[in-house]
A computed fold for a 71-nucleotide RNA from a Candidatus Nanoarchaeia archaeon, annotated as transfer RNA.
RNAcentral records the identical sequence in 2 taxa.
The RNAcentral record of the sequence draws on ENA and MGnify.
The coordinates come from a structure-prediction model, not an experiment, and the mean pLDDT is 84.
Rfam family: tRNA. Rfam classes the family as a transfer RNA.
RNA sequence: GCGGCUUUAGUUUACCGGUAGAAUAGUGGGUUCCCAAUCCAUUGAAACGGGUUCAAUUCCCGUAAGCCGCA
Numbered sequence: 001g002c003g004g005c006u007u008u009a010g011u012u013u014a015c016c017g018g019u020a021g022a023a024u025a026g027u028g029g030g031u032u033c034c035c036a037a038u039c040c041a042u043u044g045a046a047a048c049g050g051g052u053u054c055a056a057u058u059c060c061c062g063u064a065a066g067c068c069g070c071a
Base pairs, nucleotide, nucleotide: 001070002069003068004067005066006065007064010024011023012022013021018054026042027041028040029039030038047063048062049061050060051059
């Protein structure tokens, strides 16, 4: 330099055109003499920019980052 793949809560991930779910973590509460465990409630996410569409996390283009291969 060329090609391919991936990018979603702090972390691990589901959904893949029609309200983005879960686990774990965080916070508050119950239980306990205290802690742990457990139960209840609650907070938080589609890398960035553009296009297509009534509607985009999803489809298309570009950019960025990471990984793999070729030279």